[in-house]
C1' cells in the first nucleotide's frame, strides 16, 4: 500500500424494554439491559422512511359586522374562534440502502 472476514488475539458496539431528562412530535442524551452487528465507527452527500412546530387548503360547529337592497326584519357575506381531515421540512433517522472518510486483526 492492497486485500479479506476463512481464522486467531485483544477486544468493541448495544436492539427491544425500563427509569430520568430534552423536544410539538418523530426522535435524541444518560443509566440499566442484550436482539444482534466485521465497521451496528464518523459523516445527512444521494435515495427511502418517520414526525408535522410554523404554514397552506378543505369541511363542520359557534360568534358575526359594515355597505347595498329595504317600511322593517330575516338571511347571506367579510371577519374571528374551535374541532376534524389532507398537504408540507427548515426537524429526525447512518442498527433502511448507497456514497465519502477512518479503524482493529490476518494474509500478500
Nucleotide at each position: 500500500a492492497g486485500u479479506g472476514u476463512u481464522u486467531c488475539a485483544g477486544g468493541g458496539c448495544a436492539a427491544a424494554c425500563c427509569a430520568g431528562c430534552g423536544g410539538a412530535a418523530a426522535c435524541g442524551c444518560u443509566g440499566g439491559g442484550a436482539c444482534g452487528c466485521a465497521a451496528a465507527g464518523c459523516u445527512a452527500c444521494g435515495g427511502g422512511u418517520c414526525u408535522g412546530u410554523c404554514g397552506a387548503c378543505g369541511u363542520c360547529c359557534c360568534g358575526g359586522a359594515g355597505a347595498a337592497c329595504g317600511a322593517a326584519g330575516c338571511g347571506g357575506u367579510a371577519c374571528g374562534g374551535g374541532g376534524c381531515g389532507u398537504c408540507u421540512a427548515u426537524g429526525a433517522u447512518c442498527g433502511c440502502c448507497g456514497g465519502g472518510c477512518u479503524g482493529c486483526c490476518g494474509c500478500u
Molecule: c-di-GMP-I riboswitch aptamer
Organism: Alicyclobacillaceae bacterium